A computed fold for a 468-nucleotide part of an RNA from an uncultured bacterium, annotated as small-subunit ribosomal RNA, 3' major domain.

Context: one part of a larger RNA
RNA sequence: UGACGGGGGCCCGCACAAGCGGUGGAGCAUGUGGUUUAAUUCGAUGAUACGCGAGGAACCUUACCAGGGCUUAAAUGUAAGUUGCAUGGACCAGAGAUGGACCUUUCUUCGGACUACUUACAAGGUGCUGCAUGGUUGUCGUCAGCUCGUGCCGUGAGGUGUCAGGUUAAGUCCUAUAACGAGCGCAACCCCUAUUGUUAGUUGCCAGCGGGUCAUGCCGGGAACUCUAACGAGACUGCCGGUGCAAACCGCGAGGAAGGUGGGGAUGACGUCAAAUCAUCACGGCCCUUACGUCCUGGGCCACACACGUGCUACAAUGGCCGGUACAGAGAGCAGCCACUCCGCGAGGAGGAGCGAAUCUUGAAAACCGGUCUCAGUUCGGAUCGCAGUCUGCAACUCGACUGCGUGAAGCUGGAAUCGCUAGUAAUCGGAUAUCAGCCAUGAUCCGGUGAAUACGUUCCCGGGCCU
Numbered sequence: 001u002g003a004c005g006g007g008g009g010c011c012c013g014c015a016c017a018a019g020c021g022g023u024g025g026a027g028c029a030u031g032u033g034g035u036u037u038a039a040u041u042c043g044a045u046g047a048u049a050c051g052c053g054a055g056g057a058a059c060c061u062u063a064c065c066a067g068g069g070c071u072u073a074a075a076u077g078u079a080a081g082u083u084g085c086a087u088g089g090a091c092c093a094g095a096g097a098u099g100g101a102c103c104u105u106u107c108u109u110c111g112g113a114c115u116a117c118u119u120a121c122a123a124g125g126u127g128c129u130g131c132a133u134g135g136u137u138g139u140c141g142u143c144a145g146c147u148c149g150u151g152c153c154g155u156g157a158g159g160u161g162u163c164a165g166g167u168u169a170a171g172u173c174c175u176a177u178a179a180c181g182a183g184c185g186c187a188a189c190c191c192c193u194a195u196u197g198u199u200a201g202u203u204g205c206c207a208g209c210g211g212g213u214c215a216u217g218c219c220g221g222g223a224a225c226u227c228u229a230a231c232g233a234g235a236c237u238g239c240c241g242g243u244g245c246a247a248a249c250c251g252c253g254a255g256g257a258a259g260g261u262g263g264g265g266a267u268g269a270c271g272u273c274a275a276a277u278c279a280u281c282a283c284g285g286c287c288c289u290u291a292c293g294u295c296c297u298g299g300g301c302c303a304c305a306c307a308c309g310u311g312c313u314a315c316a317a318u319g320g321c322c323g324g325u326a327c328a329g330a331g332a333g334c335a336g337c338c339a340c341u342c343c344g345c346g347a348g349g350a351g352g353a354g355c356g357a358a359u360c361u362u363g364a365a366a367a368c369c370g371g372u373c374u375c376a377g378u379u380c381g382g383a384u385c386g387c388a389g390u391c392u393g394c395a396a397c398u399c400g401a402c403u404g405c406g407u408g409a410a411g412c413u414g415g416a417a418u419c420g421c422u423a424g425u426a427a428u429c430g431g432a433u434a435u436c437a438g439c440c441a442u443g444a445u446c447c448g449g450u451g452a453a454u455a456c457g458u459u460c461c462c463g464g465g466c467c468u
Base pairs, nucleotide, nucleotide: 007468008467009466010465011464012463013462015458016457019421020420021419022418023417026313027312028311029310030309031308032307033306034304035303042053043052064299065298066297067296068295069294070293076122077121078120079119080118081117082116084114088103089102091100092099093098106113107112124288125287127286128285129284133282134281135277136276137275138273140271145184146183147182148181149180150179151160152159153158164175165174166173190265191264192263193262195233196232197231198230199229200228201227205222206221209220210219211218236259239253240251241250242249243248315414319373320372321371322370323369324368331362332361333360336355337354340351341350342349343348380411385406386405387404388403389402390401391400427450428449429448430447431446432445433444
């Protein structure tokens, strides 16, 4: 000077408390450990690993294993030599890679160009080291801190400034002051959202006028409204009252759509953890070079006495089933989205319009209305298994999703313990997208619908800040 203390003081945070809903018990999904295996590729491991890298493992991916091949090789360039190929069609052997053989087959200004092959030189490595590194990332933490110049103090390490009294979400601001200033952070500037004006009305809208239909902005038309999307306005403790030297704080004060950072996002200081990543990429060193490179077929990454994490579905009546009926937002679409018609109980199939889309396509569900079930392992729950099918795709055995019929397991609210959340939040309900042929999506990221309870307070637990 720091760090630490079961030392002290002050303060904050879903940290506790007050509430609501979960996890821990069951079945399944998924990740991990362990075990097994020819291989179960590799990495991530308290918080800060474990629905994580992976925003799509049947082949491919793929890095792993078994077997079969190749050795200038998958790519590109230079030099030398040889050649007319490449492409297309069809054949034989083979699991295929590949090997063999047949037909077809260049341009030219004759200098050569181009292709293929051979040779030489440059390759290749998801091999090791993240404790040699760059870059990127997590975390403390969106916490309020971390520093510098000059001056002053101290022999010096260093201190001061950055402390003290107030105040703030904030080292935010004010007052005081051997300090005076400044930088990186805070805040603001950026985006979305809440109100409104102007401009602009198509593909969007339809109040008034007219036409038309069983019906529909369908048509003429309109530019009001909604909306779209560009530019503005608006919120600043600006005004009022109170307290205060000031900064500021208080007010079921005004005005206002919004009030004291309006709500949300992006934004992450100096640094910490030799934190993570050599498997995104780059790169030093080391290692392999007829193999640790590379091609192919099949298998594996999906195994299963067990243990843990994260989820989904339930255990039911605020519910299950059947019938009827209503209301979104945000996205996506041409090897695509698919209206509508017909066939099928259905997954789907056969036709077939529109749309590269404010134009066309893409059932919202919970809710509401009516009926039924009457507390039971049930008309709850749906695992598991059998049979029959649909679709994608060379190909669903290992190892896809979905449909129909049958089967109908555990489970009657979960011990110790533990997690999330303070408002359009929790809870609950569905929708969309990326990846993607298909999909193991119950995941991730968005979108809207319905919509709570509670906070006395800071003694205690955890983490953090300042002073001592």